[in-house]
Context: one part of a larger RNA
Molecule: small-subunit ribosomal RNA, 5' domain
Organism: uncultured Eubacteriales bacterium
RNA sequence: GAUUAACGCUGGCGGCGUGCAUAACACAUUCAAGUCGAACGGAGCGGGGCCUUCGGGCUCCGCUUAGUGGCGGACGGGUGAGUAACGCGUGAGCAAUCUGCCUCUGUGAGGGGAAUAACGUUGGGAAACUGACGCUAAUACCGCAUGAAACGGCGACACCGCCUGGUGAUGCCGUCAAAGAUUUAUCGCACAGAGAUGAGCUCGCGUCCCAUUAGGUAGUUGGUGAGGUAACGGCCCACCAAGCCCGCGAUGGGUAGCCGGACUGAGAGGUCGGACGGCCACAUUGGAACUGAGAAACGGUCCAGACUCCUACGGGAGGCAGCAGUGGGGAAUAUUGGUCAAUGGGGGAAACCCUGAACCAGCGACGCCGCGUGAGGGAAGAAGGUCUUCGGAUUGUAAACCUUAGUUAGCAGGGAAGAAGAAAGUGACGGUACCUGCAGAGAAAGCCACGGCUAACUACGUGCCAGCAGCCGCGGUAAUACGUAGGUGGCAAGCGUUAUCC
Numbered sequence: 001g002a003u004u005a006a007c008g009c010u011g012g013c014g015g016c017g018u019g020c021a022u023a024a025c026a027c028a029u030u031c032a033a034g035u036c037g038a039a040c041g042g043a044g045c046g047g048g049g050c051c052u053u054c055g056g057g058c059u060c061c062g063c064u065u066a067g068u069g070g071c072g073g074a075c076g077g078g079u080g081a082g083u084a085a086c087g088c089g090u091g092a093g094c095a096a097u098c099u100g101c102c103u104c105u106g107u108g109a110g111g112g113g114a115a116u117a118a119c120g121u122u123g124g125g126a127a128a129c130u131g132a133c134g135c136u137a138a139u140a141c142c143g144c145a146u147g148a149a150a151c152g153g154c155g156a157c158a159c160c161g162c163c164u165g166g167u168g169a170u171g172c173c174g175u176c177a178a179a180g181a182u183u184u185a186u187c188g189c190a191c192a193g194a195g196a197u198g199a200g201c202u203c204g205c206g207u208c209c210c211a212u213u214a215g216g217u218a219g220u221u222g223g224u225g226a227g228g229u230a231a232c233g234g235c236c237c238a239c240c241a242a243g244c245c246c247g248c249g250a251u252g253g254g255u256a257g258c259c260g261g262a263c264u265g266a267g268a269g270g271u272c273g274g275a276c277g278g279c280c281a282c283a284u285u286g287g288a289a290c291u292g293a294g295a296a297a298c299g300g301u302c303c304a305g306a307c308u309c310c311u312a313c314g315g316g317a318g319g320c321a322g323c324a325g326u327g328g329g330g331a332a333u334a335u336u337g338g339u340c341a342a343u344g345g346g347g348g349a350a351a352c353c354c355u356g357a358a359c360c361a362g363c364g365a366c367g368c369c370g371c372g373u374g375a376g377g378g379a380a381g382a383a384g385g386u387c388u389u390c391g392g393a394u395u396g397u398a399a400a401c402c403u404u405a406g407u408u409a410g411c412a413g414g415g416a417a418g419a420a421g422a423a424a425g426u427g428a429c430g431g432u433a434c435c436u437g438c439a440g441a442g443a444a445a446g447c448c449a450c451g452g453c454u455a456a457c458u459a460c461g462u463g464c465c466a467g468c469a470g471c472c473g474c475g476g477u478a479a480u481a482c483g484u485a486g487g488u489g490g491c492a493a494g495c496g497u498u499a500u501c502c
Stems, first nucleotide, its partner, number of pairs: 001501003005498005012371006018364002020329001025327003029324001031322001034071003039068002042065010078282003087207008097199002102195007110144001112142002119134006150175006157168004180187002208254003215245003220242006227235001257279004261272004284305005307318004335361001337360003343357001344355004374404004384395004408443001410438005418429001446491005451472003457486005467474002
């Protein structure tokens, strides 16, 4: 000098930041991911028209929506347990790859089918939930047609390259598609190509400590073939060979998320990785796949373990390292707040809905910065205190007293920007910031030190006691070193102490 600090004493205001470092311990409760009726059939409610045997039937419109279906729940948010690794950083490569939504281009959308939720009937169960039968729709599902620049096979040409090869043109054969809605504006659908974005994989270099860790390795190292993947690859498998790493530190053990950066330092360097940004990993522990453009999926599924809860004992339910909040641990770390107004995200044609992302507010001197606690005059150098050689000295222009400004706080009046498209409308913060007025010194100073280092001294008490102390060291009867008082010095809404780093 610095700190995500804590503790002691003290504490007026504002702005901007920041706030579980410990138990990746366990979690009550609310909320944190929905949306679309312009994909679909119903149901309920309300209304109009027509018919009516007055029970109702048909049809149309509006609102609500459980279900089928679409898109999104792989983003955003949290944490740092694991990881010494192509995890991260940096630089390359993929002639070995994928990419929903978005942009551009080309072509197309013909004609059919069979189901199934919802619903109805009827069962089982305490519940969670679930069985049977029957009906029905779709942008849900399945054939057929069409189809090349796509894919596959065969043949053959040109050019190029970086090992396998790549690109382009070409002949024949084979394979593969579609969905509609509608207010007629459009929005969607299928195939193919290109782009953008995102992702996957590979490699060079760099990345802590221990040799009181010296040998390690059998899918191990390589090959052939087959499988698998979007894709290369012992990725997996069968067979064959015996390799591969290592003193330039393998293997083992310990520790640790990495970086941009932060702190310190003249620099070199050392230390750290909290806040913010990028990447990675994880989501009660372990394992697994499904769906999907994308997951081996925090608020999805299945299995196993531990734990908690419900139960009619047969069986079920759950996962805060999301925002708040609770218990616990700890020296220690906040509100079960407001709003979608802005920014951004998801859905929707839109209106709009959702959004504990975000923006705000609350709490904490936790940090940085700013301001205030008054200013000018004022010697009878008052009183009081302290010291005293009893003369006085000091506190000290300090106070009183006179004059005066009006910051902050208080009260009252006005009152934003942030709001964007021509207008209108739309502000959580917030009647906030800010402006004006009113009253009145009124409401606002402490903490540490004073032997030397080190700025700042006397008195009393104590008597190697009580105590102090960072080092040297003080204290055993005149202690500037202990305790108190007066005085003084330093910093100041803080001041000291402790801890850690330079």